[in-house]
Molecule: transfer RNA
Organism: Candidatus Aenigmatarchaeota archaeon
RNA sequence: GCCCCGGUAGCUCAGUUGGUAGAGCGUUUGCAUGGUAAGCAAAAGGUCGCGAGUUCGAGUCUCGCCCGGGGCU
Numbered sequence: 001g002c003c004c005c006g007g008u009a010g011c012u013c014a015g016u017u018g019g020u021a022g023a024g025c026g027u028u029u030g031c032a033u034g035g036u037a038a039g040c041a042a043a044a045g046g047u048c049g050c051g052a053g054u055u056c057g058a059g060u061c062u063c064g065c066c067c068g069g070g071g072c073u
Stems, first nucleotide, its partner, number of pairs: 001072007010025004019056001027043005049065005
């Protein structure tokens, strides 16, 4: 230098055909218990790496850049 994969909640990751962003764990609150843990219920938490383009509409498509991993010379 070139090629491939990835970047989405605090962490690990889904999101398959472009149409209201989700799960598990964690956190907080409540229920329950004589009390604690386990259990049950709810809530909070997101500029979807950055910028631009296409579109009525982009996490998803296109271009550039940044970061991480792998490969080739």